[in-house]
RNA sequence: CUCUUAUCCUGAGAUGGCGGAGGGACAGGCCCAAAGAAGCCCAGCAACCAUCACCGUGUUGACAAGGUGAACGGUGCUAACCUGCAGGACAUGUAUUUUGCGUGUCUUGACCGAUAAGAG
Numbered sequence: 001c002u003c004u005u006a007u008c009c010u011g012a013g014a015u016g017g018c019g020g021a022g023g024g025a026c027a028g029g030c031c032c033a034a035a036g037a038a039g040c041c042c043a044g045c046a047a048c049c050a051u052c053a054c055c056g057u058g059u060u061g062a063c064a065a066g067g068u069g070a071a072c073g074g075u076g077c078u079a080a081c082c083u084g085c086a087g088g089a090c091a092u093g094u095a096u097u098u099u100g101c102g103u104g105u106c107u108u109g110a111c112c113g114a115u116a117a118g119a120g
Base pairs, nucleotide, nucleotide: 001120002119003118004117005116006115007114008113013042016041017040018039022032023031024030026084027083028082029081043078044077045076048074049073051070052069053068054067055066057064058063085109086108087107088106089105090104091103092102093101094100095099
């Protein structure tokens, strides 16, 4: 980097230290930021992987699929948001009114993106 599977609800410093101008994936909006951005450290959240404990099933047992919990390890995360492509419902405007087009709200799916585990 590519592919597969799962998740994208909730939670956690807009209040710590260093740092010193950018950041919110992309594009357009709209926001955050010298009353201090990114990044690093620390702290915290979560429970994907690993580990441990317990439950129960199979089993003589080892062990294995499953469930619950813990949180030392490997990652991840710790302002908030709208639109993007296609369909549906409703409302509304408009035109040459069995129809077409535009706008708004709600909704479904896809795309894009993020994270983990596995494979190449």
The RNA shown here (SAM riboswitch aptamer (S box leader)) has 120 nucleotides and comes from Evansella cellulosilytica. The model forms 97% of the base pairs in the Rfam consensus. The coordinates come from a structure-prediction model, not an experiment, and the mean pLDDT is 77.